[in-house]
RNA sequence: UAAGUUAAUCAGAUGGUUGCAUCUCUUUUGAGAUGAGGAAAGUCCGAGCUCCACAGGAUAGGAUGCCGGGUAACGCCCGGUGGAGGUAACUCCCAGGCUAGUGCCACAGAAAUAUACCGCCUUUUAAUUAAGGUAAGGGUGAAAAGGUAAGGUAAGAGCUUACCGGGUUUCAGGUAACUGGAAUGCCAGGUAAACCCCAUCUGGAGUAAGUCCAAAUAGGGAGAUAUAAGGGUGAUCCGCCUUUCUCCGGGUUAGGACGCUGGAGUAAAUAGGCAACUGUUUACCUAGAUAGAUGACCAUCAAGACAGAACUCGGCUUAUAGAUUGACUUAUUUU
Numbered sequence: 001u002a003a004g005u006u007a008a009u010c011a012g013a014u015g016g017u018u019g020c021a022u023c024u025c026u027u028u029u030g031a032g033a034u035g036a037g038g039a040a041a042g043u044c045c046g047a048g049c050u051c052c053a054c055a056g057g058a059u060a061g062g063a064u065g066c067c068g069g070g071u072a073a074c075g076c077c078c079g080g081u082g083g084a085g086g087u088a089a090c091u092c093c094c095a096g097g098c099u100a101g102u103g104c105c106a107c108a109g110a111a112a113u114a115u116a117c118c119g120c121c122u123u124u125u126a127a128u129u130a131a132g133g134u135a136a137g138g139g140u141g142a143a144a145a146g147g148u149a150a151g152g153u154a155a156g157a158g159c160u161u162a163c164c165g166g167g168u169u170u171c172a173g174g175u176a177a178c179u180g181g182a183a184u185g186c187c188a189g190g191u192a193a194a195c196c197c198c199a200u201c202u203g204g205a206g207u208a209a210g211u212c213c214a215a216a217u218a219g220g221g222a223g224a225u226a227u228a229a230g231g232g233u234g235a236u237c238c239g240c241c242u243u244u245c246u247c248c249g250g251g252u253u254a255g256g257a258c259g260c261u262g263g264a265g266u267a268a269a270u271a272g273g274c275a276a277c278u279g280u281u282u283a284c285c286u287a288g289a290u291a292g293a294u295g296a297c298c299a300u301c302a303a304g305a306c307a308g309a310a311c312u313c314g315g316c317u318u319a320u321a322g323a324u325u326g327a328c329u330u331a332u333u334u335u
Base pairs, nucleotide, nucleotide: 001331002330003329004328005327006326007325008324009323010322012301013300014299015298016297017296018295020035021034022033023032024031025030037306041317042316044315045314046313047312048311049206050205051204052203056238057237058236059235061202062201063200064199065198066080067079068078069077070076081095082093083092084091085090096197097196101195102194103191104190105189117138118137119134120133121132122131123130146164147163148162149161150160151159165186167184168183169182170181171180172179173178210258211257212256213255220248221247222246223245224244230242231241232240265284266283267282268281269280270279271278272277
């Protein structure tokens, strides 16, 4: 200097004029403070909170799936192990079990759980004519009874040996996943985001949840049913509670307050920890609308994409113009 990887910050700035919403004050129409995001999106996970509801047990169902830690919790985050990609920095994971069982592996091919089409070898015959051996070579295929090499053999084969690979046993290290050594000659493929098995977790509905105050009210028909039937916020059963319940047509009222913003909050310093994060101290208060508040103009300038809160928070995923900063990797050049 160029190319790349990773982390973080901003999300237009400054000045002026005018306009909007909430709250506070006030001499009452003035003053002050605050006022959409890094994803507010998706509604995908987890919770806080509210109700069912006094609310238990079992079965099914659902979710997660290497180990250890963090957290209120999680399917999230951090660190590690194994595997894959990349020269590397780094990124990704569909990461328990196929010797519990049941399935599937089309077509091609002789054969897909165990075989012999071509080939090779031996005997026989006029003749691969017939019989036997073989699974190293060829072909087919995603995959053909561990791989490569040598010896050996009638020809071959872990038949034997060496080096690898896997399984089992054992020793050492590590909290563990796992790693390394030794012995053993191979104990027969893949697939579980196939059914399934194993381990762990798991009520439901949701802020139009719900609580309180106010207002109005016109009742009618049908069905089930007292040795009971029925009802009770996912399914079935048991238990528990309760004493009516279901359907059809019709009438009246629907306004206000709370929930609704002080939080598992934010920032700084400091201590512990590889880190995620945790403790202590100090400081700060940052929208609460309910047809729904942020707009407009002028001047200077480096760029405006994706895009607007509606109970709150921790994550993940998706969309995204541009500017800036740090660390690391590779290549080239110079000192």

A computed fold for a 335-nucleotide RNA from Halanaerobium salsuginis, annotated as Bacterial RNase P class A. The sequence was found by an Rfam model in a public genome assembly. Model confidence (mean pLDDT): 77 of 100. The source organism's lineage runs through Bacteria, Bacillota, Clostridia, Halanaerobiaceae and Halanaerobium. It matches the Rfam family "Bacterial RNase P class A". By type it is a ribozyme.